[in-house]
RNAcentral holds the sequence, with entries from ENA. The RNA shown here (transfer RNA) has 72 nucleotides and comes from a Patescibacteria group bacterium. Its Rfam family is "tRNA". Rfam links the family to the GO term triplet codon-amino acid adaptor activity. The organism belongs to Bacteria candidate phyla, within Bacteria.
């Protein structure tokens, strides 16, 4: 310094250019003698940032940032 991958609730991950979801955890209630398994029902997201296209962007375009590979 070039190239490649990703970045989205606490975590791990989804989401044809049209209301952002699922599984763990969390919380509460039920079951239990009591934990743990079960069950029921619920909080939580300014989608790394900053601008651009567009009616309408997480999604497409451009430039930071951060992490991972790789090439020199």
């Nucleotide at each position: 310094u070039c190239c490649c991958c990703g970045g989205u609730g606490g975590c791990g991950c989804a989401a044809c250019g049209g209301u952002a979801g699922c599984g763990c955890a969390g919380c509460u209630c039920c079951c239990u003698g009591u934990u743990a398994a079960g069950g029921a029902g619920u909080u939580g997201g300014u989608u790394g940032c900053a601008g651009g296209u567009u009616c309408g962007a997480a999604u497409c375009c451009u430039g930071c940032c951060c992490g991972g590979g790789g090439a020199g």